[in-house]
This is a predicted structure of a 149-nucleotide RNA (c-di-AMP riboswitch aptamer (ydaO/yuaA leader)) from Nocardioides panacis.
RNA sequence: GGCCGGGGGAGGCCGUAGUCCGGAGCCGGGGAACCAUGUUCCUGGGGUUAAUCGCUCACCGCACGGACGCAGUCCGGUCCGCGCGCGCGACGGGUUUCUUUGCCGCCCGCACCCGUCAGCUAACCCGGUAGGCGUCAGACAAAGAGGAG
Numbered sequence: 001g002g003c004c005g006g007g008g009g010a011g012g013c014c015g016u017a018g019u020c021c022g023g024a025g026c027c028g029g030g031g032a033a034c035c036a037u038g039u040u041c042c043u044g045g046g047g048u049u050a051a052u053c054g055c056u057c058a059c060c061g062c063a064c065g066g067a068c069g070c071a072g073u074c075c076g077g078u079c080c081g082c083g084c085g086c087g088c089g090a091c092g093g094g095u096u097u098c099u100u101u102g103c104c105g106c107c108c109g110c111a112c113c114c115g116u117c118a119g120c121u122a123a124c125c126c127g128g129u130a131g132g133c134g135u136c137a138g139a140c141a142a143a144g145a146g147g148a149g
Stems, first nucleotide, its partner, number of pairs: 003023005025129006035119001044117001045114004052090004060085003064081005091109005098144005104138001
């Protein structure tokens, strides 16, 4: 994730929808000086997003590699190594239906993109402005708004 203007024009006739173009607003990226940063390789590096970092991997599960054994071939086993998951911690995000904040509790920590390349960065340049769902919506506190009397 919406707004303004113009084109267009199905259904169906005034004209509307899908759709195309432009604009404001909002959002993101690139891009000087100054500042920061030695360079290269190994194992590249970087961006959007809350979606990251560290420890452990004892047991267990999954994937990969090696060795051994069996075996005509396929299948199947054991051991070792290693990565991930599981586990712990830190940190980030959501949650009270008038709003903001606080505390506790309960949850989430995905996915995608660039393509060897990008620190910050004025001018300047570029891009986005979608899509999909369906019914519960925690306890308390402070401040405020609004309403009623």

Overview:
Model confidence (mean pLDDT): 76 of 100. RNAcentral holds the sequence, with entries from Rfam. Rfam family: c-di-AMP riboswitch aptamer (ydaO/yuaA leader). From the family's description: This family represents a conserved RNA structure found upstream of the ydaO and yuaA genes in Bacillus subtilis and related genes in other bacteria. The organism belongs to Nocardioides, within Bacteria.